[in-house]
Glycine riboswitch aptamer from uncultured Piscinibacter sp., 100 nucleotides, folded computationally.
Its Rfam family is "Glycine riboswitch aptamer". Its family is annotated with glycine biosynthetic process in the Gene Ontology.

RNA sequence: CUCGCUGGAGAGAGGCCCACCCCGAGUGGGUCCACCGAAGGGGCAAGUGGCCGACCGCAACCCGGAAGCCACCAAUCUCUCAGGUAAAGCGGACAGAGAG
Numbered sequence: 001c002u003c004g005c006u007g008g009a010g011a012g013a014g015g016c017c018c019a020c021c022c023c024g025a026g027u028g029g030g031u032c033c034a035c036c037g038a039a040g041g042g043g044c045a046a047g048u049g050g051c052c053g054a055c056c057g058c059a060a061c062c063c064g065g066a067a068g069c070c071a072c073c074a075a076u077c078u079c080u081c082a083g084g085u086a087a088a089g090c091g092g093a094c095a096g097a098g099a100g
Base pairs, nucleotide, nucleotide: 001100002099003098005096006095007094012033014032015031016030017029018028019027020026034085035084036083040081041079042078043077047072048071049070050069051068055065056064057063
């Protein structure tokens, strides 16, 4: 790293419209508002590297330092694009033991 097994949270059984239908807290689609963060995705720190005419050091410099700029850079932080919001089911970061 991969595979299977086990565990695994959060948030409206939301409103309206259309269709199907076993006429229901059903199924599918559209739309609106409210929410969740733990598929995925985006953003950021210290730090590292580079650049750097003005400031400081130096007798002085093509040297050193500070500031500034650029790049790289983490998450369970953050955003909420995607995804998700009764139970069941699916998914699920991460974890445990196992196998390769």